[in-house]
RNA sequence: AGAGUUUGAUCCUGGCUCAGGAUGAACGCUGGCGGCGUGCUUAAUACAUGCAAGUCGAACGGAAGUUGUAGCAAUACAAUUUUAGUGGCGAACGGGUGAGUAACGCGUUGGUGACCUGCCCCGAAGAGGGGGAUAACAGCUCGAAAGGGCUGCUAAUACCCCAUGAUCUCACGUUGAUUAGAGGCGAUGUGAGGAAAGGAGAAAUCCGCUUUGGGAGUGCCUGCGUCCCAUCAGCUAGUUGGUAAGGUAAAGGCUUACCAAGGCGACGACGGGUAGGGGACCUGAGAGGGUGGCCCCCCACACUGGCACUGAAACACGGGCCAGACACCUACGGGUGGCAGCAGUAGGGAAUAUUGCACAAUGGGCGAAAGCCUGAUGCAGCAACGCCGCGUGCACGAAGAAGGCCUUCGGGUCGUAAAGUGCUUUUCGGGGAGACGAGGAAGGACGGUAUCCCCGGAAUAAGGAUCGGCUAACUACGUGCCAGCAGCCGCGGUAAAACGUAGGAUCCGAGCGUUAUCCGAAUUCACUGGGCGUAAAGCGCGUGCGGGCGGUCUGGUAAGUUGGAUGUGAAAUCUCCUGGCUCAACUAGGAGAGGACGUUCAAUACUGUCAGACUAGAGGGCGACAGAGGAAGGUGGAAUUCCCGGUGUAGUGGUGAAAUGCGUAGAUAUCGGGAGGAACACCAGUGGCGAAGGCGGCCUUCUGGGUCGUACCUGACGCUCAGACGCGAAAGCUAGGGGAGCGAACGGGAUUAGAAACCCCGGUAGUCCUAGCCGUAAACGAUGUAGACUUGGUGUCGGUGGGAUAAAAUCCGCCGGUGCCGAAGCUAACGCGAUAAGUCUACCGCCUGGGGACUACGGCCGCAAGGUUAAAACUCAAAGGAAUUGACGGGGGCCCGCACAAGCAGCGGAGCGUGUGGUUUAAUUCGAUCCUACGCGAAAAACCUUACCCAGGUUUGACAUAAUGGUGAACGAGUGCGAAAGCAUGAGGGCCCCGCAAGGGGCGCCAUUACAGGUGCUGCAUGGCUGUCGUCAGCUCGUGUCGUGAGAUGUCCGGUUAAGUCCGGUAACGAGCGCAACCCCUGCCGUAUGUUACAAGUGUCAUACGGGACUGCUGGUAUAAAGCCGGAGGAAGGUGGGGAUGACGUCAAGUCAGCAUGGCCUUUAUGUCUGGGGCUACACACACGCUACAAUGGCCAGAACAAUGGGUAGCAAGACCGCGAGGUGGAGCCAAUCCCGAAAUUUGGUCACAGUUCAGAUUGCAGGCUGCAACCCGCCUGCAUGAAGCCGGAGUUGCUAGUAACCGCGCGUCAGCAAUAGUGCGGUGAAUACGUUCCCGGGCCUUGUACACACCGCCCGUCACGUCAUGGGAGCUGACAACACCUGAAGCCGGUAGCCUAACCGAAAGGGGGGCGCCGUCGAAGGUGGGGUUGGUGACUGGGACGAAGUCGUAACAAGGUG
Repeated sequence: AGAGUUUGAUCCUGGCUCAGGAUGAACGCUGGCGGCGUGCUUAAUACAUGCAAGUCGAACGGAAGUUGUAGCAAUACAAUUUUAGUGGCGAACGGGUGAGUAACGCGUUGGUGACCUGCCCCGAAGAGGGGGAUAACAGCUCGAAAGGGCUGCUAAUACCCCAUGAUCUCACGUUGAUUAGAGGCGAUGUGAGGAAAGGAGAAAUCCGCUUUGGGAGUGCCUGCGUCCCAUCAGCUAGUUGGUAAGGUAAAGGCUUACCAAGGCGACGACGGGUAGGGGACCUGAGAGGGUGGCCCCCCACACUGGCACUGAAACACGGGCCAGACACCUACGGGUGGCAGCAGUAGGGAAUAUUGCACAAUGGGCGAAAGCCUGAUGCAGCAACGCCGCGUGCACGAAGAAGGCCUUCGGGUCGUAAAGUGCUUUUCGGGGAGACGAGGAAGGACGGUAUCCCCGGAAUAAGGAUCGGCUAACUACGUGCCAGCAGCCGCGGUAAAACGUAGGAUCCGAGCGUUAUCCGAAUUCACUGGGCGUAAAGCGCGUGCGGGCGGUCUGGUAAGUUGGAUGUGAAAUCUCCUGGCUCAACUAGGAGAGGACGUUCAAUACUGUCAGACUAGAGGGCGACAGAGGAAGGUGGAAUUCCCGGUGUAGUGGUGAAAUGCGUAGAUAUCGGGAGGAACACCAGUGGCGAAGGCGGCCUUCUGGGUCGUACCUGACGCUCAGACGCGAAAGCUAGGGGAGCGAACGGGAUUAGAAACCCCGGUAGUCCUAGCCGUAAACGAUGUAGACUUGGUGUCGGUGGGAUAAAAUCCGCCGGUGCCGAAGCUAACGCGAUAAGUCUACCGCCUGGGGACUACGGCCGCAAGGUUAAAACUCAAAGGAAUUGACGGGGGCCCGCACAAGCAGCGGAGCGUGUGGUUUAAUUCGAUCCUACGCGAAAAACCUUACCCAGGUUUGACAUAAUGGUGAACGAGUGCGAAAGCAUGAGGGCCCCGCAAGGGGCGCCAUUACAGGUGCUGCAUGGCUGUCGUCAGCUCGUGUCGUGAGAUGUCCGGUUAAGUCCGGUAACGAGCGCAACCCCUGCCGUAUGUUACAAGUGUCAUACGGGACUGCUGGUAUAAAGCCGGAGGAAGGUGGGGAUGACGUCAAGUCAGCAUGGCCUUUAUGUCUGGGGCUACACACACGCUACAAUGGCCAGAACAAUGGGUAGCAAGACCGCGAGGUGGAGCCAAUCCCGAAAUUUGGUCACAGUUCAGAUUGCAGGCUGCAACCCGCCUGCAUGAAGCCGGAGUUGCUAGUAACCGCGCGUCAGCAAUAGUGCGGUGAAUACGUUCCCGGGCCUUGUACACACCGCCCGUCACGUCAUGGGAGCUGACAACACCUGAAGCCGGUAGCCUAACCGAAAGGGGGGCGCCGUCGAAGGUGGGGUUGGUGACUGGGACGAAGUCGUAACAAGGUG
C1' cells in the first nucleotide's frame, strides 16, 4: 500500500465483500511448564452460613477473679487481670455497584469581597468558683420472644450555673489602601456578648481541655466543553424580577407574603429516547471514529419510596423512624431482616473463580503505650481468559529401507524423515542445601517457595486451520444440482485442485480456528479531504427580515490574530534515556509531551470596532430608444357551424377497405341574408419582451422593467439569503355566465383470436369569461444567484461614435441582448468553451447503493382531488452514466443472387416404386430430424451381410501377443447324436531346418496365466472427415497515428468491378489468408506421329506438343484515372463455356455404427458359433420419384443417325432351337482391332375423342434365369385379367442456352435382383428477363437499442400458490411520566386551651425554660378520574418483498409496429 465483484469488452460512478489491529469475551478441536496480569458484560434478581468496625481502665462508678498485707473469721486495704455499662474517639474513611442522572453531574478555568472545618502541625492567650442528675447495680414487674416498665443508690474528661476574657463575635462611628464591585481587609473609638476538665506519673514531665490566628479538606457560585430525535416548536405561575421576612455554615424563589409582568427559545427552549463523567483504552499517517472492564479522580446509589436525628462533616451500605413489596420466627398477641463488602448458594445466561491463609509487610481506627480490630491489604487456590518467556531434543545417518500416496509404470514423494550410532539434560522424577522481603535481640501468611548442588534417563510433552480467485499451499478416489460448501465472486447435473476421504503441501504453534463487537481499509458525511448538465444531487420563479460576506484612503483602539513570560494542566498511562527481576512481559527513577484555560507584557499586517474622507460598486438626474411585458376598454376581417330564402337532384360523407352517420320530409354542392362563439393566416425570423409560468389582429387609457448617451447629484447606500411573503402552464374544484369549433367519459361502426385501443360517425364535462381555490409539470439549458479574470472567428436584434452618401446601404469601433463554430483549460466520456461545465470569490439549496418509497404513520395546507414534510422492517449484489465492438429493427441509403418479376416444364389429385414418421411386433437392429433428415449412411437385406428376435452350443475364447509346462504333429476318410454349429469316436498319417550326436531353432496342438473380445454408453471428453452460411467477398496482421480505455484508423469517401477488382482522395504505409491467375476438360489453328480408324495416303479421327484473347486496335464517354458503351478483325471478346479449388469463422451442426481414441460399463457374457425368423409388418401421414390421363398421341410395318463406358470366375458374334424370357454352341477379344441391336426422329398405314386400339395397377395360369436354397422375400417371359386416372385445392419446385424440356445409351454395386435410384454419355432442342416496388437470402455504409445465450432477445402488469416483514383495524391488554380531587404515615417547622418538669431566678407562691399530648402547613404511598406517550395482541383488510420451469395478454426497449 490494496484486492474481488455490474460489462461481450471499456472508462467512470457506486454499493457490497476481503486481507490488518483490538477484546473483561464465548464456542469447537487440542493442551507440557513458568512469570505478570485479568475473571457475572445477563437479574441494581433473591439470598442459607461465616466473617467484613471497633477501640480506650492513663475519662468514670461498679462487678467478677487472682495475688499480697492485716485479721480467727467476716471484712478492710493494696496490687493486678478481665470487663457489661456511663463517657470519649471512630463508625461520613476504607470496600462494593453503576440503578438513577443530559445535570454546574463531570472536565477545565476562575470566584467565594457569601462560607465551614473534628483529629494532625506551627503560633498566641487561658483553665477561678459552684451545682443538680443518671446508666450500670439492687428490688419488684410485663412479654413466647424481641424488648420494656416502676422504685431506690452512685461517678466522671457526661450535664448545668457564676466569674474573668482578648488581636474573638456583633452593633454604631472615624479613617486608609486595594478592588470589576465593598457587607471584606488594616488602623482606631464606644457599647454589648459569651470559655474551660481533667488524667497518668515519685517527680521531671507527658497526654488532654477552652478561646483564637495560619497550613489541609469540604460546601456554594461561575465562563467554556459535554449523545440522538424538529415526524418534539413553542415552553413557563415560584414561573422572571423587586421589597420584606424566614431559613442555612453560607449567596440565592431556597421558602413565605406583597408588588410588577416578566423569563427561556431556531446559537434548538420544552418534550421524547439513550447514558454515570473524566484521566485514559482500542484503532488510525493524522484529523477523526469507537469504548469507559482492570488502575486513579469525581459523582450517584445501598431492598423500593419518604424523613429527619446525632455529629466537624450524613439526610448515613453493615445507624434510626414511617410506608410498600418480599422473606423468616411466633405461644397469633407480636416481632425480625436487607451481601451493589469477602467467600458462598439459587436463578438468569453463550459466559466469569475458593464458604482458603495471614495481619509478617503496606495502610487505616482506637489507645500514652503494650496492643486489639482490619475479607482494606499481602498471599495462596481455580481458569490457555490475555501478554511474555521456555520446552517437546542435538549431531551424524541413503540400501534413499519397509509402508502409504501418485504414476506417462521409467519413476516421483512422504524423506535424513525413520531405524541405527554418538551427545546433551532446559524441562521431568528422586535426593540434598536453602533465602531476600525484618528496620532493632526475637518474631514470615507466602514457604521448605524462589534459587543452588548431586543422581537418573530422550526420557514426561503437538496440535489446529487452510490449499478455485482474492490468499501462501494439489493430486487421487468417492459422490453426481444429490449429499454438501460458501466471507464476496460462486462451486456440485459422471473425468469437481471449490462437496467428503486419503496422501502431500502451506500458515500459525500450546495453541489454532469460528462467532460476536469496534476502528481501519472507506477520500463511502470528504475540517484535513467529495460532489450536484447526462451517474444520487440546483428549490418552478421572484421579493426579502434574521444570518453570512463586503470597495478605496487616513487616524484611533487592540476584541479576534501573533509572539514572549508566568500559573495551572493530579498520579498512573504515552514517548525517550537509564536501572531491577537470567531475558521479556512486568516494574522503578529522570526527562519530554499533555495541543486547553487564566494572568501579564508586547506587536498592529489582516479582520473587527470608532472617527474622518473618496468615487471605480450601487442608486438618482438629464437626453434618446426598442419591444407579442402586464391590466382594462373598444373595434376588424377571413374561416367553421347554425338559422332563413333561392337554384338544384340523388347521393353525400368517411376509410387501407368499409360501415355507422346525413339525405327524396330535398342533403352534399352553389348563391344571398342573418346569428353566435372562439382563435387571430400572411408579416414571422435559433426575431423581440418578461424573474419564471408565459406573451402574437388593430386602436385607446393606465402601468412595470430594460438599453444607449452624458458624467450633474448621493457617497458603500452592496451581494446572497434559512424561515416568511408573493407569482406560478395544463388538468381539476366552487359559484355564476357562455358554448361556434375541438373534445376525456359515453354511444355506435370497423379492425381483431379478443379490441375495454389505435381508424371512422356522433358526443357530455371541459376548453372561453367573471370571482375564488388548487400549487403541481421532462415548471429543462435536466446547468442557483451575484461579481472578477482568461486567444479568436462569424451571424442577428437594440443603441451609439467615426467615416461614407444627395439621403441611405456597404465600412471601422464601443455598449447591451441573442445564436453558431472553435483556442487554452476542464470533463468518465459525451461535450462545455467570455451566455463556461475554464480560473477564482461570496452566499443559499441539494446528494450519499438499488428496491421497499415522489410510500406508511404523524404534523401543516386544501371544499375535495390531493399537496408538502418524510421513515422503518424486509430484500438484492448490484442499480446506474458515457462510450466501444457486434447482433438485431414491421430504421435509412447503395448493391447482388432463377430472390421476385417475365417464361417453360413440373410437384401437390391417381396407381405404383423408394425413404421417413406413426402404429404393430418376439424382433420389426442402429443412426440422420427446418433450410443443412426423409431413392440419406445403403455403389444392391432371400442365407451371408446383420448389428435385432427365438432356439441350440461354447468360455484363454472366432482373432492378436507373451510366458510356463506338456506334446508331436498338422491334416483327417468314416461313424453316432443333431436343424446346423458342435460333441463324441476315429482308420490313416506320422512335421520342417541346423547338427555326427547331445542339443538348438521353427511350426502346430493341449493345459495354465497374463489377456483377447464388445456395432455396449458418452459426437456435450476427442482426432479425423463432412454438411451449412457460401464460391458470399470477405477475414486479419506488422509498424505508425488517434483515444485514459474497450477500441479506431488501415478496411473510410468518390467512381468502378463478378470480386476488399482496380483508380483517385486520404494518418496512414505495407503485408497475409481469401478474389483473380496458375491446373484439368472443351471450342479454333499449327506441328509431329499414324497402331487397331479410314476413301490407301490422307488426316474426319486419335495421341502429344505448341499457337491464339491481352480491353491488344479503334470511336465515344470518364477526374481524359480505373473503367464503361459501341465497332473492326477473329473459331472465340471483355471471366469464351464447364470443372477442380471452399478464407477467419458460425451452428457444443453430423458421425464413438467407416476408422482412430480418453473415460465408464461388461468378462460361462453386452464376447463368440450355428439354425430359423426379422430389418420386406400396415388403419394411416409426409418426402422424393416413375408411369399416365392421350391424336404434337397409341399401335403396326419400313428406313436413318451417337457418345461415354465395360469386358477373362468376363464380354460374347455368326449359326440353330423357342412366340418369348431364354437355351445350345462357341468364332473373336486382356481390346481405337472382338463383343455389348440407341431412342425420340422419319416414311406409309390404322385408330377419331371413348375410360377408348388411352392408361397400365391388380390377379390367375404357364414358363425362363441366378443361386445350397426364390414360402415368408428375387428378376424376367407368354397368355389372360384391365383398377384408379380425362391434367390435379391451398400451396410449392427447377431452370437464363446447347440451358429447360423430351429421347434413349453406358457404368458402379452385383451370383441374381426389387435401379423408376445414383452417376456419366450423347440425340432433338425452346421460351423469357420491362425491371428491382414487393417475398427470401446475402454484402457495404449509416442510425436507434433497456439485446450480448445477441429479436426464437429482453421485458411489464393482473390473477393463482407458498414464505416473510409491514400499514390500517371494532377492539382487548400492559408499561411510563404528568394532571385534578380524596385520604394522608414518619418527620421537621409553627401554634397551643391539657398534662409533666432536677440544675437558673425567687424566702415562698410562683416564674423562666423544657418535654409529652393536641392542632395546622408541607408531605411518601394509596384511592378515584379524564386525558397523554409508548409497546404487545386482533376477526378482517391494504399494498410490498422473495420464490427453475403456473394463467392471461404484449405495455416498454428498433419508428417496439399508435414515437

A computed fold for a 1459-nucleotide RNA from a metagenome, annotated as small-subunit ribosomal RNA. The prediction has a mean pLDDT of 85. RNAcentral holds the sequence, with entries from SILVA. Its Rfam family is "Bacterial small subunit ribosomal RNA". Rfam links the family to the GO terms structural constituent of ribosome and ribosome.